[in-house]
Molecule: c-di-GMP-I riboswitch aptamer
Organism: uncultured Anaerolineales bacterium
RNA sequence: GUCCGAUAAAGGCAAACCCGGCGAAAGCCGGCGACGCAAAGCCAUGGAUCUACAGCCAGCCUUGCUGGCCAGGAUAGCCAGGUUACCGAA
Numbered sequence: 001g002u003c004c005g006a007u008a009a010a011g012g013c014a015a016a017c018c019c020g021g022c023g024a025a026a027g028c029c030g031g032c033g034a035c036g037c038a039a040a041g042c043c044a045u046g047g048a049u050c051u052a053c054a055g056c057c058a059g060c061c062u063u064g065c066u067g068g069c070c071a072g073g074a075u076a077g078c079c080a081g082g083u084u085a086c087c088g089a090a
Stems, first nucleotide, its partner, number of pairs: 004088002012037002018031005035077001041083003045080003048075003055069006
């Protein structure tokens, strides 16, 4: 230094619920709170999943309503990949 990861030490993050805010929604942000996490730090490149405002298509009782399709939206705490990093027993 690389792999690796202790019932080590120092520190870190924070699921669900609830409250406030943003958003069409998925979801996100802040507070509270710890289910968990050795990258649960960061990046939507590939896969996967979620949502469907706008758009497109169809129908209808046509200022619109209903249905279908669709990511340009979301998840890094779904997987792979990329990238950076604390500690040091075996």